[in-house]
Context: one part of a larger RNA
This record gives sequence, structure tokens and C1' cells, in this order.
RNA sequence: CUGGGCGUAAAGCGCGCGUAGGCGGUUUGUUAAGUUGGGCGUGAAAUCCCGGGGCUCAACCCCGGAACUGCGUUCGAAACUGGCAAGCUAGAGAGGGUCAGGGGCCAGCGGAAUUCCUGGUGUAGAGGUGAAAUUCGUAGAUAUCAGGAGGAACACCGGCGGCGAAAGCGGCUGACUGGGACCAAUCUGACGCUGAGGCGCGAAAGCGUGGGGAGCAAACAGGAUUAGAUACCCUGGUAGUCCACGCUGUAAACGAUGGAGACUAGAUGUCCGAGGGAAUCGACCCCCUUGGGUGUCACAGCUAACGCAAUAAGUCUCCCGCCUGGGGAGUACGAUCGCAAGAUUAAAACUC
Repeated sequence: CUGGGCGUAAAGCGCGCGUAGGCGGUUUGUUAAGUUGGGCGUGAAAUCCCGGGGCUCAACCCCGGAACUGCGUUCGAAACUGGCAAGCUAGAGAGGGUCAGGGGCCAGCGGAAUUCCUGGUGUAGAGGUGAAAUUCGUAGAUAUCAGGAGGAACACCGGCGGCGAAAGCGGCUGACUGGGACCAAUCUGACGCUGAGGCGCGAAAGCGUGGGGAGCAAACAGGAUUAGAUACCCUGGUAGUCCACGCUGUAAACGAUGGAGACUAGAUGUCCGAGGGAAUCGACCCCCUUGGGUGUCACAGCUAACGCAAUAAGUCUCCCGCCUGGGGAGUACGAUCGCAAGAUUAAAACUC
């Protein structure tokens, strides 16, 4: 080393693209590297093992055999793996037709609401709470009407509904653009899967420069509460939240479940297609079959149990990542990255 695992006990990288590598459909021929059989050479002696012998026995020693699981060479075999050659179409892709969608990006536009400003009406309160107070108001508030400014978010539709690799995406219109599903089967002919490194994307908060700032609101101030109250509640309120560009690279980045493929009872809802039937003027609705997505329930099977159960945690194959008692510690040191905050990689002593 050969082990066992990774939904919740330790353990799936936040997600993708992809290099090396690993693995790889079907048919025929060929080759003989892997594989396999025989021969030959070698595999020192000692040791180990077996048989026999010598010291009174044993240890020890001597003789013979076997073995030395290996390497080289040669003659064969050709199923499987590999190489080569030529095909195939079931994987994959391209082309054609149809379709759904908050997928992305840019620009423009819209209404409701909050706040503020101006003017009108109007008068003593308003606000807030468990109750209050801080606060606002006779310099005219709150309420109400009209007009204006500005920023941010888009009620209803809206849905265990849709789209996206994930993060995530929701008013309307236009421009540009990515991905996907179905139908037929026109083309290519294994072009595939995974993916150490690498590269890219990556919520919120945070950072840099410049804008913007309505509402909300860390910090902060005040009022309450309380034994105290550096809180919960209230009145204010600055960063921030928004935009552009750059950085950060984390999360309970969760389905706490890596990706791909194959196989293994059913039932039911929903979304997007395709075919057929019934009905109808036609469409919708309804029924059957079928493909893709997304849920619920449930058999076999699995599981420590909970539960999972064709969207598997079932039965298998391939590739990657990760775990190996608790604390120390996701820390120290070093290294890389970062403007910083910090991130990534990652111990030990000691202790139970």
C1' cells in the first nucleotide's frame, strides 16, 4: 500500500469553461505492446522450506532436493485491452421546422406611494408607546386640495409557476445577445465523459475614484425601560443602500446530496412541446399515447434511524474533489493574492 466512507455522525470544491491525464459505442481485418502457453538462458553462496546426516539432545553444522514468485530470449495463441486500416449510426454535434421563458446587456418610457418645496382651505394640537417622553407645531404643524422637485422600488397578475451553470433574475417598449425543449430524420461519423493544474463567473457586507441621495438605516445623539440597559421600544441620524468604473472572492454560496451514462412497480398535480380521439361552426375544455422540466405520494431496494425512493440516498460503470477522534485551529509560521479589511494554502507543542 491492498480498507472504509462523504443528506443529518468527519467528509461534495459556490458555479462553470477547459489543459494534461484517466476512462470510452458498434462491425470487420490486421498487429502482437498489455494478456496467455511452451522451450532455452539467467536468477552467486548463505538464508527460508522439504528429505537425510554429524556433535549424547538442541541451538549449531554438513549433504541432497525444492524454491528463488524476477529478468532476458525464442516458438506459439488472438478472446479481451491497446496500436493500425476500413466501415457503421444507437452516443455527440450540425442543419431544417415549431415553441416557451423575471436568461443577459443597453437605451427610452409609465403609474402608485414616501419625502421635500410653493400656494389654497383650516386651527390647536400632531406624532409616538404597554404607558410615556425626547421630537414637530400659533414664525400656523397634523389633516385636506392644487402645482412642482427628486430618488429608489415596481402592488394586482404571482403560482411548492418560469428562466439561468451557480450567484441570481419580476412595471412597459425597443435594439443587441446566450442557453433550452419538441417534431421529422437531411448531414458529419465516436468528433464522447470527467477533469489535477489553469482561466472565468461569483449574494450581502467592505474598499478606491467620481456622481447621486427620496425612503430605510450600522455608527452616533437623545427619550424611555431597568438594579444596571453601552440592548430590545421611541424620536432623530451619518456611512451605506443607488449609478459608472476598478478591487475584494467570502456565505447555513444548502437539496447541508460533485459530474456523466445505463437499468429498476406504480399513482397524482403542474409548466413547455408532439400525435390521436370525442365534442364544436371553430377555438377553449375533456380523454388517450408520447418527449422534456418541476412537485407530491408510494413498492422493491437502501439507510443507524430519520428518511430516500426513475429529479435515488436503489442496482452498476467512468472521472474528479474531500474525510480519517475532540480541543488547540481553519489558528501560528511560511508562501501566494489584496489598497486595506482580509482571503487561500496549512501545522505542531500541549491536553482529554
Predicted 3D model of a 352-nucleotide part of an RNA (small-subunit ribosomal RNA, central domain) from an uncultured prokaryote.
Model confidence (mean pLDDT): 89 of 100.
Rfam family: Bacterial small subunit ribosomal RNA. Gene Ontology terms of the family: ribosome and structural constituent of ribosome.